A computed fold for a 73-nucleotide RNA from a Candidatus Competibacteraceae bacterium, annotated as transfer RNA. The sequence is in RNAcentral, with records from ENA. The same sequence occurs in records of 2 taxa. Its Rfam family is "tRNA". The family's RNA type in Rfam is transfer RNA. Its mean pLDDT, the model's own confidence on a scale to 100, is 81.
[in-house]
RNA sequence: AGGAAAGUAGCUCAGUGGGUAGAGCAACUGAUUCAGUAUCAGUCGGUCGAGGGUUCAACUCCCUUCUUUUCAC
Numbered sequence: 001a002g003g004a005a006a007g008u009a010g011c012u013c014a015g016u017g018g019g020u021a022g023a024g025c026a027a028c029u030g031a032u033u034c035a036g037u038a039u040c041a042g043u044c045g046g047u048c049g050a051g052g053g054u055u056c057a058a059c060u061c062c063c064u065u066c067u068u069u070u071c072a073c
Base pairs, nucleotide, nucleotide: 002071003070004069005068006067007066010025011024012023013022019056027043028042029041030040031039049065050064051063052062053061
């Protein structure tokens, strides 16, 4: 050089035979408490690695590319 896998919220990951993007933890606010922890309710947070193509519509399909891991040599 070549084969394979992964990239989605601050972190760990779902969601992919196309149809509005989610959970847990974390953070913040409130309730509770003398206060804190815990618990409960809620809020915030992502142009889905990048660029292009197909489509009425793309995290999802196709092409190129970047990063990481791995196989083999």